[in-house]
Molecule: transfer RNA
Organism: bovine gut metagenome
C1' cells in the first nucleotide's frame, strides 16, 4: 500500500471520475456522437446505532 478488467477519489452516515467493456439510439455498414448496464472496498475479528473509513491479528 491492497477499492470494478485497468487508472483513481473517498479519512464514520451507506462507494465519484475516466478508460475498457456490452446494449440501444444514431448509419447503407462501420466510426464519431448521445442514453442505459455493472464494485460494497486483501481476509478474519473487534469497537460503533452506522466502519471502505477506527483498533487488533494475519496474508
Nucleotide at each position: 500500500c491492497u477499492u470494478a478488467g485497468c487508472c483513481a477519489a473517498g479519512a464514520g452516515g451507506u462507494a465519484a471520475g475516466g478508460c475498457a467493456a456490452u446494449u440501444g439510439a444514431c448509419u447503407g455498414c462501420a466510426a464519431c456522437u448521445c442514453a442505459g448496464u455493472g464494485a460494497g472496498c486483501g481476509c478474519c475479528g473487534g469497537u460503533u446505532c452506522a466502519a471502505a473509513u477506527c483498533c487488533g491479528g494475519c496474508a